[in-house]
Context: one part of a larger RNA
Molecule: large-subunit ribosomal RNA, domain VI
Organism: metagenome
RNA sequence: CGUUAGAAGUUUGAGGGGAGCUACCAUUAGUACGAGAGGACCGUGGUGGACGAACCGCUAGUGUACCAGUUGUCCCGCCAGGGGCACCGCUGGGUAGCUAUGUUCGGACGGGAUAAGCGCUGAAAGCAUCUAAGCACGAAGCCCACCUCAAGAUGAGACUUCUUUACAAGGGUCGUGGAAGAUUACCACGUUGAUAGGUUGCAGGUGUAAAGUCAGCAAUGGCACAGCCGAGCAAUACUAAUUACUC
Numbered sequence: 001c002g003u004u005a006g007a008a009g010u011u012u013g014a015g016g017g018g019a020g021c022u023a024c025c026a027u028u029a030g031u032a033c034g035a036g037a038g039g040a041c042c043g044u045g046g047u048g049g050a051c052g053a054a055c056c057g058c059u060a061g062u063g064u065a066c067c068a069g070u071u072g073u074c075c076c077g078c079c080a081g082g083g084g085c086a087c088c089g090c091u092g093g094g095u096a097g098c099u100a101u102g103u104u105c106g107g108a109c110g111g112g113a114u115a116a117g118c119g120c121u122g123a124a125a126g127c128a129u130c131u132a133a134g135c136a137c138g139a140a141g142c143c144c145a146c147c148u149c150a151a152g153a154u155g156a157g158a159c160u161u162c163u164u165u166a167c168a169a170g171g172g173u174c175g176u177g178g179a180a181g182a183u184u185a186c187c188a189c190g191u192u193g194a195u196a197g198g199u200u201g202c203a204g205g206u207g208u209a210a211a212g213u214c215a216g217c218a219a220u221g222g223c224a225c226a227g228c229c230g231a232g233c234a235a236u237a238c239u240a241a242u243u244a245c246u247c
Stems, first nucleotide, its partner, number of pairs: 001152001005163007015149004021049007033038001051106005059100004066093005071086006110144003117137001119135002170247004174190005195240003198236005204229003212223004
């Protein structure tokens, strides 16, 4: 821009994409078969491998604005306590998120038309013949079925609701943000407000802060599951989402 008034929401599915794998074990059954040795079809159940998707409760990673320990050096006048730099200085842990090595799930069942093939009926050709007319079966393959995109499907579909001849219904700009994201887009919110920050509480991490005091000659220990804390879950208008413009 189109879809022939403009919108919001829900859809149909022409068409496209994805998936499609496989082994072993048990049972049927030591049955059918076979002199024996051996040893099934069909059917049923189970356990795996590879592959794929989703997820983070568990296990395990990462986690450079979390916590602690610690070395050297410089600084905060000194002590104590801290800060900078040294690969995040090194080391031990680790929330959220993102992950696999972790967890769950998937291939199916079934239907239709068939291939090779197996047939029924059956002439041409008094017989025979699956084929010539006709009919029935038959594959991991084909078409459906499963997951997914999808009306620019210009053949532009359908349904429900809203709004209108002066600006409506509904959008956009702008702002606060996001398990959305390069930008854009998408989604949430904008005081009739929990959108983000802050604060408070909780979860969770680290592992018991400083100061003071007590014990000990002292190192150290106690008062203390303390102190500190990024992303998590809630609550709370304290801060910022004002006003407005525009189609």